[in-house]
């Protein structure tokens, strides 16, 4: 430098063909114990990597950028 591929809650990750932002862990707050675990309930937490268009509407389409993964080239 070139191709490709990930980015969404604190962690792992879903999100089908553009319209309701979710799951499991975790994490608070109650119940249940003498008290711990465990369990049953109930809850909070998102600029969806960042700007920019396109659409009545974009996590989802298109452009630019960034970081990390990969491969190929170059230098040596």
């Nucleotide at each position: 430098g070139g191709g490709g591929g990930u980015u969404u809650a604190g962690c792992u990750c879903a999100g089908c063909u553009g319209g309701g932002a979710g799951a499991g862990c975790g994490g608070u707050u109650g119940c249940u114990u003498u008290g711990c675990a465990a369990g049953c309930a109930a809850u909070a937490g998102g600029u969806c990597a960042g700007g920019g268009g396109u659409u009545c509407g974009a996590a989802u389409c298109c452009c630019c950028u960034a970081a990390c993964c990969u491969c190929c080239a170059c230098c040596a």
The RNA shown here (transfer RNA) has 76 nucleotides and comes from a Fimbriimonadaceae bacterium. It matches the Rfam family "tRNA". By type it is a transfer RNA. Rfam links the family to the GO term triplet codon-amino acid adaptor activity. The sequence is in RNAcentral, with records from ENA.